A computed fold for a 126-nucleotide RNA from Salsipaludibacter albus, annotated as TPP riboswitch aptamer (THI element).
RNA sequence: UGUGCACCCCCGGGGAGCUCGGGCAGGACCGGGCUGAGAGGGUGGCUUGCCAGAACGUGGCGGCGCCACCGACCCGUGGAACCUGAGCUGGACAAUGCCAGCGGAGGAAGGGGCGAGUCAUGGUGU
Numbered sequence: 001u002g003u004g005c006a007c008c009c010c011c012g013g014g015g016a017g018c019u020c021g022g023g024c025a026g027g028a029c030c031g032g033g034c035u036g037a038g039a040g041g042g043u044g045g046c047u048u049g050c051c052a053g054a055a056c057g058u059g060g061c062g063g064c065g066c067c068a069c070c071g072a073c074c075c076g077u078g079g080a081a082c083c084u085g086a087g088c089u090g091g092a093c094a095a096u097g098c099c100a101g102c103g104g105a106g107g108a109a110g111g112g113g114c115g116a117g118u119c120a121u122g123g124u125g126u
Stems, first nucleotide, its partner, number of pairs: 001120002005117001007113004011076004017034006023064002041070006049061004082107003088101004
């Protein structure tokens, strides 16, 4: 001297898995375990079985989902927040994007303010 970082304001992007138990069918609920910043906290809406059997007892196979808004958390180009590749590859695990690869691959959401805390540059001194 400058400032892309920090800080403040406003705006925006994103993800919600695996598993166990109980419970449920005019039902999509309750609790626990694993990793993680976060694994669905609140409100509302929509939709929800099949087969067997003489039998609304029963048995077997499935299901406990989707959407919107708010909130929490993370991220916003210095972009591994997050998505695609991917129903991927290797290694672990009860299991899973759990770890690593993929990945110097491709995508992906910002404006303003503030000064000197960060950083950069120049000069001087040691």

About this RNA:
Its mean pLDDT, the model's own confidence on a scale to 100, is 76. Taxonomically the source falls in Salsipaludibacter (Bacteria, Bacillati, Salsipaludibacterales, Salsipaludibacteraceae). Its Rfam family is "TPP riboswitch aptamer (THI element)". Rfam's curators write: Vitamin B(1) in its active form thiamin pyrophosphate (TPP) is an essential coenzyme that is synthesised by coupling of pyrimidine and thiazole moieties in bacteria.